[in-house]
Description
Glycine riboswitch aptamer from uncultured Faecousia sp., 75 nucleotides, folded computationally. The coordinates come from a structure-prediction model, not an experiment, and the mean pLDDT is 86. The model forms 89% of the base pairs in the Rfam consensus. Rfam family: Glycine riboswitch aptamer. Its family is annotated with glycine biosynthetic process in the Gene Ontology.
RNA sequence: UCUCUGGAGAAGCUCACUCGUUGAGUGCCGAAGGUGCAAGGCGUCUGCCGAAUCUCUCAGGCAAAAGGACAGAGA
Numbered sequence: 001u002c003u004c005u006g007g008a009g010a011a012g013c014u015c016a017c018u019c020g021u022u023g024a025g026u027g028c029c030g031a032a033g034g035u036g037c038a039a040g041g042c043g044u045c046u047g048c049c050g051a052a053u054c055u056c057u058c059a060g061g062c063a064a065a066a067g068g069a070c071a072g073a074g075a
Stems, first nucleotide, its partner, number of pairs: 001075006011026001013025004027062003033058001034056001036054001040049003
């Protein structure tokens, strides 16, 4: 990296229409991706580096499907 399996959360909300993976509105979720930083280290000394399942909700998502961090097995 690939394949298979498991894999959470949150309105099947409201309105409009040209009826579409459409637009707008409010509420909500965090486990694609992304933002931020602690200890510590460095420094030309109000800086730089610095993790996450933490954080923010930008993105994405809120019936099913798809996706899905992560885990197991195999190659």